[in-house]
A computed fold for a 1445-nucleotide RNA from a metagenome, annotated as small-subunit ribosomal RNA.
RNA sequence: AGGCAUGCAAGUCGAUCGGCAGCGAGUCAGUAGCAAUACUGAUGUCGGCGAGAGGCGGACGGGUGAGUAAUGCGCAGGAAUCUACCUUCAGGACGGGGAUAGCCAGGGGAAACUCUGGGUAAUACCCGAUGAUACCGCAAGGUCAAACGCGCUGCAAGGCGCGGUCUGGAGAUGAGCCUGCGUCCCAUCAGCUAGUUGGCGGGGUAAAGGCCCACCAAGGCAAAGACGGGUAGGUGGUCUGAGAGGAUGAUCACCCACAAGGGAACUGAGACACGGUCCCUACUCCUACGGGAGGCGCAGCCAAGAAUCUUCCGCAAUGGGGGAAACCCUGACGGAGCGACGCCGCGUUAGGGAAGAAGGUCUUCGGAUUGUAAACCUCUUUUAUUGGGGAAGAAUAAGGAGCGAGGAAAUGCGUCUCCGAUGACGGUACCCAAUGAAUAAGCCCCGGCUAAUUACGUGCCAGCAGCCGCGGUAAUACGUAGCGGGCGAGCGUUGCUCGGAAUUACUGGGCGUAAAGGGCGUGUAGGCGGCCUAACAAGUCGAAUGUAAAAAACCACGGCUUAACCGUGGGGCUGCGUUCGAAACUGUCAGGCUUGAGUCUGGUGGAGGGUAAUGGAAUUCCCGGUGUAGCGGUGAAAUGCGUAGAUAUCGGGAAGAACACCGAAGGCGAAAGCAGUUAUCUAUGCCGAGACUGACGCUGAGGCGCGAAAGCAUGGGGAUCAAACAGGAUUAGAUACCCUGGUAGUCCAUGCUGUAAACGAUGUUCACUAGGAGUUGGCGGUAUCCGUUAGCUCCGUAGCAAACGCAUUAAGUGAACCGCCUGGGGAGUACGGCCGCAAGGUUGAAACUCAAAGAAAUUGACGGGGGCCCGCACAAGCGGUGGAGUACGUGGUUUAAUUCGAUGAUAAACGAAGAACCUUACCAGGGUUUGACAUGUAUCUGCAAUCUGCCGAAAGGUAGAGUUCCCGUAAGGGACGGAUACACAGGUGCUGCAUGGCUGUCGUCAGCUCGUGCCGUGAGGUGUUGGGUUAAGUCCCGCAACGAGCGCAACCCUUACUCUUAGUUGCUACAUUCAGUUGAGCACUCUAAGAGGACUGCCGGCGAUAAGCCGGAGGAAGGAGGGGAUGAGGUCAAGUCAUCAUGGCCUUUAUAUCCUGGGCUACACACAUACUACAAUGGUUAUCACAGCGGGGAGCGAAGUGGCGACAUGGAGCGAAUCCUCAAAGGUAACCUCAAUACGGAUUGUAGUCUGCAACUCGACUACAUGAAACUGGAAUCGCUAGUAAUCGCGGGUCAGCAAAACCGCGGUGAAUACGUUCUCGGGCCUUGUACACACCGCCCGUCACACCAUCCGAGUUGGCUUUUCCUAAAGCUGGUUACUCCAACCGUAAGGGGGAGGCUGGUAAAGGAGGAGUUGGUAAGGAGGGUGAAGUCGUAACAAGGUA
Repeated sequence: AGGCAUGCAAGUCGAUCGGCAGCGAGUCAGUAGCAAUACUGAUGUCGGCGAGAGGCGGACGGGUGAGUAAUGCGCAGGAAUCUACCUUCAGGACGGGGAUAGCCAGGGGAAACUCUGGGUAAUACCCGAUGAUACCGCAAGGUCAAACGCGCUGCAAGGCGCGGUCUGGAGAUGAGCCUGCGUCCCAUCAGCUAGUUGGCGGGGUAAAGGCCCACCAAGGCAAAGACGGGUAGGUGGUCUGAGAGGAUGAUCACCCACAAGGGAACUGAGACACGGUCCCUACUCCUACGGGAGGCGCAGCCAAGAAUCUUCCGCAAUGGGGGAAACCCUGACGGAGCGACGCCGCGUUAGGGAAGAAGGUCUUCGGAUUGUAAACCUCUUUUAUUGGGGAAGAAUAAGGAGCGAGGAAAUGCGUCUCCGAUGACGGUACCCAAUGAAUAAGCCCCGGCUAAUUACGUGCCAGCAGCCGCGGUAAUACGUAGCGGGCGAGCGUUGCUCGGAAUUACUGGGCGUAAAGGGCGUGUAGGCGGCCUAACAAGUCGAAUGUAAAAAACCACGGCUUAACCGUGGGGCUGCGUUCGAAACUGUCAGGCUUGAGUCUGGUGGAGGGUAAUGGAAUUCCCGGUGUAGCGGUGAAAUGCGUAGAUAUCGGGAAGAACACCGAAGGCGAAAGCAGUUAUCUAUGCCGAGACUGACGCUGAGGCGCGAAAGCAUGGGGAUCAAACAGGAUUAGAUACCCUGGUAGUCCAUGCUGUAAACGAUGUUCACUAGGAGUUGGCGGUAUCCGUUAGCUCCGUAGCAAACGCAUUAAGUGAACCGCCUGGGGAGUACGGCCGCAAGGUUGAAACUCAAAGAAAUUGACGGGGGCCCGCACAAGCGGUGGAGUACGUGGUUUAAUUCGAUGAUAAACGAAGAACCUUACCAGGGUUUGACAUGUAUCUGCAAUCUGCCGAAAGGUAGAGUUCCCGUAAGGGACGGAUACACAGGUGCUGCAUGGCUGUCGUCAGCUCGUGCCGUGAGGUGUUGGGUUAAGUCCCGCAACGAGCGCAACCCUUACUCUUAGUUGCUACAUUCAGUUGAGCACUCUAAGAGGACUGCCGGCGAUAAGCCGGAGGAAGGAGGGGAUGAGGUCAAGUCAUCAUGGCCUUUAUAUCCUGGGCUACACACAUACUACAAUGGUUAUCACAGCGGGGAGCGAAGUGGCGACAUGGAGCGAAUCCUCAAAGGUAACCUCAAUACGGAUUGUAGUCUGCAACUCGACUACAUGAAACUGGAAUCGCUAGUAAUCGCGGGUCAGCAAAACCGCGGUGAAUACGUUCUCGGGCCUUGUACACACCGCCCGUCACACCAUCCGAGUUGGCUUUUCCUAAAGCUGGUUACUCCAACCGUAAGGGGGAGGCUGGUAAAGGAGGAGUUGGUAAGGAGGGUGAAGUCGUAACAAGGUA
C1' cells in the first nucleotide's frame, strides 16, 4: 500500500585487460629566440583516467504492513541439505587454442538504440595434461581444476615476499527443509476432500516429500470444531492491574511478507531481485506518430484527512561495499533545523514594609475583603544582553624511528614502544567579567460527587450539563465581575485502553419470589467413581543440565553540576527439552473382596398401565296414561316452550357420556396424569430373612421415547355441556358479563402436533447435620402403647437467606455431572437452518431507544375488602327549603363605568355593624405637579386666619379688605405660613405561588410525639397493639418496655340551690298614700362580693376482688347538672398585598392628587339565603294581663296640645337599679264561615310626614284608593334530641336618614321522637390487598390521526468478492524436431562428424472474453410491524374482590 516535478540514496578495482576521449608530467622532433623560455607535432613512457572488456558488490543497508489465521510467528526439537567473502589443514597452478567489446569504416533511426564488415587484449572463454582422503560404481574401472598481478634483491640466471587463483577436508557464519505444542471472532458456516489419503516406480531439487507424473488401492479430515465467512503481519515487549488477567504490537531488536496491479524466469554462493530483465494491465511523460521512457529510499510536492517536519551540514565518529593500500562511495549513520508532542531540569525574584493608601467588590453603611499585596527601602543576578576565554568526543590511519621472531639478505610480518595528520556539530557545552529587578504567567474550576461563594444581568428565554440535574423575577448550577480553590510553562477539552466492575466470577458470581432448572424419562460420547495386594511410571513431586537473543523491567554501583538519559555487574524471565531419582495420590495392567449396584425366594399395599365384559343413579329424547294453564328464566325481565295439551306426575323404551356416597393433610406413577364393578395381560415400589453375581456405579452434550388442554387428518359416534353463530336483556354504546337456543368440539379408533403458571415457579444422585405432632404401607415387641423402616403433611433449633422464608422431602454442610442467566424495551420478533398437512414449533439476532426495569419489606393513602366504634350520619319525629310574591347576595348579560375581593363542602343577608353627595377604590369631564400627607437642606419673603365683590358646575382663579406671636446684647434668631430648587412624597398599582400577622376547614375529632431501653442489615417497629371500659390515648388489667410532653379532662365565665356580708335608685311584714308616694325597716325578693355544695361519697347487683356500668337512697342539682370561652401535631402553595405590616417589581405633569356629575341600585335569565303568605289551631275589632337583655348628651325625650296618621309642638326628668320605657303571642267578647274570601298583601295612582346642601337616577314612613301571584309546592334537599324544635314579640350596633325582612342579643309560650346501626355522609382504631406516594380527582392499556427515526419484506435494478465450465492465450519454462536457416574453439588433411543457436510444434500458463453458481453491499414504487414525540380521538383492559378475581 493514492499519485509524483527536481536533486541525491551503489559503487569500486589501472596491483586483471586492450587502451588514451579529457587532465598533469616526461622524452623526442620542429619553429622563434643569444639564452631562459614559448609554441607546434609525435610518443601510453610516467601520474592518472572517460567509455569499454573482466572481477567483486548491486540478495546488505533503507522503506512499508497491502496480503497472510498458516507456505507465517513463538518455544522446544529433528535430518535428507547448500553456504561467496573469512579461519585452518592437505595438495596444485603444466601445455595449448579460438574469439569478442572497445576501436576503425560504413548503414538505419526523431530518439531510445541498432545492424553489417574489419582488426585487438585479459585473472573473459575453450581444449588437453596431471590428479586425490573428491564424485559414480559391489568391484573392476571410469570422471572432474586452475590465472595470474605487484614488490624486494641481483648484471643476469635466479631467489624471496605480498595479493589473487584451483582441488579436497574441517570450522565459523548465513540460508533452505521437517516435526510437536501454542497462536482472534462467527455453529444463523456441519459436514469437507479427487492429487484428494496411502503405496510402487520414475522425474525434479542443494535437499526429504504428491513437489510433479504413470499405475494401483479407497482412503484422509471433522463437535477437542473440519470446511466456510469475517478480521489481523507475528514476537521480545508496551499500557493497565494486588495478582490472575484485559487491551495493544509506534519508537528499539528478531522473524515474515511486499516493491504501481498480475505473471515469469535468467544471472548468481545467495533473488524468482525496491533504485535488474521479459510479458500482460492501468496510469503518467516524450515523439518527427514509425516508436520509445517511467515506478519515492532521503528531502520535497499534490490529493485525502481531525492530524504529522528541512528540497539542511558532514563522512569527523560508528558501520557497510570495492581496493594491497592511499582512497572513493555511503540521505545507513553522526549532527543541526521545525513542532511544549512526551520526559527531565531551571527561571519569571529575595528580605523589610500598615497611612492596613488609592482603585475594585460586597455591605447590616459600622465596616469587611483584595492585602504585605502595591507604593517605598535594602540586597542578590540563575536567566537575559554585551565582551573575553574555551573543551571532551581522535584511535591500532598512512608514514617515520626503535624492538622482536624467522630468513643468507632485503621488501615483508608482529593487538610491542615512541613520533605522527584528521572535528560536520561549533566558537557549541562550559568558565570569567560588566549591566540591571532589569527580559519572562497562564489555564481550568467554585450545586453534590469534588478542594473552593458573593453581587449584578437574564427570566423554561439565552444558555449549562460527565451523572444526578439547573433556568418559568430574589439562580452559590446560565452570562459578567470581585473574592476563593487547583495545577503551573502549562492548563482544559475530545478520542482510545486498562482499572474501579466479584458487571463473564480460573483466582472470584449466580438460578424458590430479582435474569436464570431443560415438561419428564432412557441412554451414547464425555466427566466423575468403593475396599485390599503387586507391578509400571503417563499425570504428580524432587535434583541436575541445556535453552529461554540483546534491549526493556527489577536491584546495586558508576558517568554527564542534578535529573531525564547512558554505562557496568547481578538476579529474574513462573516456559520447553534432556537425564537421573521417588512411588503416597490419580492413571494403566494383573489378582482378590463385599459394604455401592443388581438377581432369586417369601410376604404386602395401591384411582400404576393395556384389553375385554358388565352395573345402577342422573340427563335428554321417543311412546302411552293422569292432568290443566301455564312453564322456564332473572337483580328485574324478555327471547324460548305450551290448549296441536307443555311444566308436573306414573309406566315402558332408546342413546351417549360420566362414575354420587366411600373420599381423606389419603394412595399410585418419571412426568403428563390416574377413580363404578369384574376378568385377564403387564410394570413398579415397600417389608422380612437368607442365598448368589462381584463395582456391573452416578451424571449425561447430541440421539431416542413419553408428553394436559386446544388444534389438524381419516372413519365412527353424538346424551350432556358448549367456542363460533342467532335471538332476548343490560348499557351512552355492549360485537361482553346475565338469559334462551346452538354448530364445531367434548367420546372412540388410527396418525400428526410437541406446547402450558408442563409450578414445589426449587435438575438428578450420594453422604452428613436438634427435636416435636399427625397420617399411609410393612415388620417386630412386654401391644389403648413402644420400637423400626419406606412415604405424605404440619410446627420448629442451629445454619442459610436482600427480605419473605427454607429448615432430615433444605433454600443447611459437602461431593459428582448436566441445563440455564448477565439492565429494560425492541423480541421470543426479523432473517437463515431444521421439524410440521396446516396452525405453528425449535434455534434465535441487530439497528434504534430509555436511565431505569425488577425483588422483598416499611410507612402512609386508597378499595364498588373485612371487623369494632362514634356523630341529628341514617332511621323515628317536628318544622322548613325547592313552587308564589317581595327583599338581599352571586353568576351571566349589559354598560362610559356597572370598582375590587370571596367560588364544592370551607363563596354567594360573605369583606359591607348600614353606596343619594361623602364613603369610592370605577367612569366622563374640568384642574394641580415637591404635590392632599411626612421629614430635611438652601435661598427669598412676612406672609396667616377671616371677610367681601366678580368669573366658574365645583375645584379653583382673580381683585380688595386684613398685616400676627415669642426671644433679643436690637444685629438677628425662632415658631408658623408662602414661593423657588433638591432629596423625596404618593399609589385600594402587580405578585397571598416571595412573606408576617390574622382567619376558615377537617374538628372539640382523639389524636400527635419524645427520651432511654429492646427488636430489625435497614426503612422502621415496640411504647400507642391486646382484654375490658369511657365523651375522651378516660381509666384498669396484661405486655420488652419504662417514663415524659402537646392535646382530653380540670382550673376560668355564666346559669340552677343555700349561707354570710351589705341595703340605694331596689324591696315592703308595720303605718300611710291616687301612686314604695312618704315614715320606718333590711325579714323577704333583688342586687353583688365571698363561701358552701356533687365526690360514684353511700347501698344493692353485674364485672375479674379492677376500671367501670346498671338500679336505688338522700339531695336544689347525679354520674361531664345546662351553656360558653378554650381548637394538639398537621392538611388544603385554602383565604386575605383592598384592615394592617412587608421583600421584590412597576408608576412619578401620573397607575399620584382635587372637584362636579354619573356608576357600584342596570335586567331576557340562572343559583344561594331570607321575609310574607296561601288561612278558621285563622283573620278583624274592642278590651284585660305577664318579661328580660339593653341604649341614651350635637342624646333619650315625659306630661300636655294639634293632626285619621306619619308627625309637629312642647320641654318636665335623666350622663340614669332613680327619667325616657307601651311587650307580643295569650285571656275575654263580638263578627267573618271555606270563598282567591273581612285570607294574602305585591303592584300602581293620589296626597303627605321626616332626615339631610340635596331624596330625579336612588331614602324611609303615613293616609286614601288599587288588590297581583300564591289554595301547602317535582326531582331533590336543610335544621333540630329539651327549656331544644316550633312559635311570639323586645332591645342593640352601624347610623343625619335608610332600603334591617340582615346581623348580634333578650326573654314569653313550649312539643314530638330515637326500635336500632342494614343502608347514606363524615370520622376514629385494628386488619387485608395494591402496579397508588402530586397518594383513586391516583395509576394505566390498545386502536385511530399527525410528525420523525431505524429495521424487515419487496417487482426489480446496480456493484464487490469467491468459485466453476468453455473459448482464446503473452512472456517464460519444459518436451519434440537429422524435414527450414545459421554456427569460432573438439575430432577429422578434407568432405564431414559431434555439439549448439534460431525457427516450427506439444504441454503448462497471467491477463482477457462468454455463461452458471454462491455470498455480501448500495438503491427502489409499494407493504409490515417497531420506537419516540405537546395539552389529539375513542373507549376503560390491568393495579383494590379494579367493580365478570